[in-house]
RNA sequence: GCUCGGGAGAGACCUGCGGCUGGAAAGCGCGCGGGAACCGAAGGGGCAACGUUACAAAUCGAUAAACUCUCAGGUAAAAGUACCGGGC
Repeated sequence: GCUCGGGAGAGACCUGCGGCUGGAAAGCGCGCGGGAACCGAAGGGGCAACGUUACAAAUCGAUAAACUCUCAGGUAAAAGUACCGGGC
C1' cells in the first nucleotide's frame, strides 16, 4: 500500500420557491436556494518540550498529537472516517 472486519461525535433544524398526496386543512422532506446552531476521527492550518543564549528573557530554528482552529468535511439511513485486528 491492497483486501476483509470493527469504528465515534453532532438536528431527518428553521424557512422560501417548486413538486407529490389531498375536496380542504394539512402532510412528504423529493429538487433548488437562504439562515443561524452544533461535531471533529478524511484532508488542511497552528503551537510545546528540545536547540540557540554565561544563566535567563527575547529572537531564530525544529518537531508533534486523539491538543487546538473549524478552511474543508460532517450532524436520519447509506457512504465515508483517524485508529484497531486478520490476510497478502

Overview:
The prediction has a mean pLDDT of 80. Predicted 3D model of an 88-nucleotide RNA (Glycine riboswitch aptamer) from a bovine gut metagenome. Rfam family: Glycine riboswitch aptamer. From the family's description: This family represents the bacterial glycine riboswitch. Of the family's consensus pairs, 80% are formed in the model. The same sequence occurs in records of 2 taxa. RNAcentral holds the sequence, with entries from MGnify.